[in-house]
Molecule: Bacterial RNase P class A
Organism: marine sediment metagenome
RNA sequence: GAGUCGGUCGGGCGACCGCGGCACCCACGCACCGACGUGCGGGUCGAGGAACGUCCGGACUCCACAGGACAGGACGCUGGGUAACCCCCAGGCGGGGCGACCCGUGGAAAGCGCAACAGAGAGCAGACCGCCGAUGGCAGCGAGCCCGUGAGGGCGAGCAGCACAGGUGAGGGUGAAACGGUGGGGUAAGAGCCCACCGGCACCGGUGGUGACAUCGGUGGCCAGGCAUGCCCCGUCCGGAGCAAGGUCGAGCAGUGGGAGGGUCGUCCGCCCGCAGACACCCACAGGUGGACCGCAACGAGGCGCCCGGGCAACCGGCGCCCCAGACAGAUGGUCGCCGCCCGUGCAGUGCCGGCAACGGCGCACGGGCACAGAAUCCGGCGUACAGACCGACUCCU
Repeated sequence: GAGUCGGUCGGGCGACCGCGGCACCCACGCACCGACGUGCGGGUCGAGGAACGUCCGGACUCCACAGGACAGGACGCUGGGUAACCCCCAGGCGGGGCGACCCGUGGAAAGCGCAACAGAGAGCAGACCGCCGAUGGCAGCGAGCCCGUGAGGGCGAGCAGCACAGGUGAGGGUGAAACGGUGGGGUAAGAGCCCACCGGCACCGGUGGUGACAUCGGUGGCCAGGCAUGCCCCGUCCGGAGCAAGGUCGAGCAGUGGGAGGGUCGUCCGCCCGCAGACACCCACAGGUGGACCGCAACGAGGCGCCCGGGCAACCGGCGCCCCAGACAGAUGGUCGCCGCCCGUGCAGUGCCGGCAACGGCGCACGGGCACAGAAUCCGGCGUACAGACCGACUCCU
């Protein structure tokens, strides 16, 4: 100088004003006491590392539930941690990086399916160029033989040619991917077609490891491509809804039952009285609306300690100290001063240092800024956002 991994903090101090919770003192109100309400006073506590997204896992609550299977969903190397996990730790294997380190993770020889573009061909494939063209075909030369009096005709080993049929997966070319590699034999040319060695795979056995796996030996057929974040197979787990869960108390209106017979209504032709009835009144009851309280604010899977012990670690056990926000339209804010950090401008009596200079560093003054974001039942994770500052370990280069 360039990087990798992990951790900590995320403006500080003071003054004044203001807001929410809690318990306390005092005053006032409700006839008194108590309880409650209001006010005042001082006290005490008052956002985060992500309070966020609501993506996983749980606690808690209510509902459902004999048992099993199917369907559906989630997860997926191994071992460990945990209340649990799509989390964490340690390891295995594969890939990337010079390296510190990072990324991925069941099964593709159970079956089905898919593969853009390019390319002749994309799955037990494929002849575009190239190579061959043994064999068959086409036409040429042709030793020799046969027939004919003859001109001539026929058969024909062999030789060279064409590249028509066809052969070839060695070579070229395309692609992310083209059906093992090297050498030899073989062939018309070629090819696991055959052989040797190597690689890989399956099976069997030995050794090491808790295991994933590693390693060694043997046998085999010659070779088996990718995607399971496509269906699927195998294994493990999973009942549903969620604090607007749920519970307690309960105005008013309506309802049910009872009482009293003083009020109002009213039936019998009219009047009076009586009885029964209805309404009103009083009492009780049930359900439960508005509302209030609990859940809910902490004795908890609680926080802290650079404590002790076990463990490589995640984590577990022990000891000590602490009690630490909490509403229901939702508090945690504002102003000022000093300091810190960042950005911009200026310094002319040319601020100081370096440099030829452009400029850079430091200092001073003025102005602006100090991220991301804010609890709402609680907890463990993951993911995402974030100005800036600091610490530790390690790698590579000079």